[in-house]
């Protein structure tokens, strides 16, 4: 220098994001969804049943899950 959980407002079907407190922790806890995990399941299509279901799916998320590129920092 950043900012976790949580809190309060906002968006979003959800993961989650943004702002504001807030500090769990990070010597890159800087930035990119390129690689491979992981989250969410709207939309889709298929069953099923009289009912609002379970499953299946990213085009969505997560760089504070590894890695890989780019910038940087200290010795």
């Nucleotide at each position: 220098g950043c900012a976790a959980a949580c809190c309060u407002g906002g968006g979003g079907a959800a993961a989650c994001c943004c702002a504001g407190g807030g500090a769990c922790g990070c010597a890159g806890a800087g930035c990119u969804a390129c690689g491979g995990g992981a989250c969410u399941g709207a939309c889709g299509a298929a069953u099923g049943a009289u009912g609002g279901a379970g499953a299946c799916c990213a085009u969505g998320u997560c760089c504070g899950c590894c890695g890989a590129g780019c910038c940087g920092c200290c010795a």
The RNA shown here (c-di-GMP-I riboswitch aptamer) has 75 nucleotides and comes from a soil metagenome. The sequence is in RNAcentral, with records from MGnify.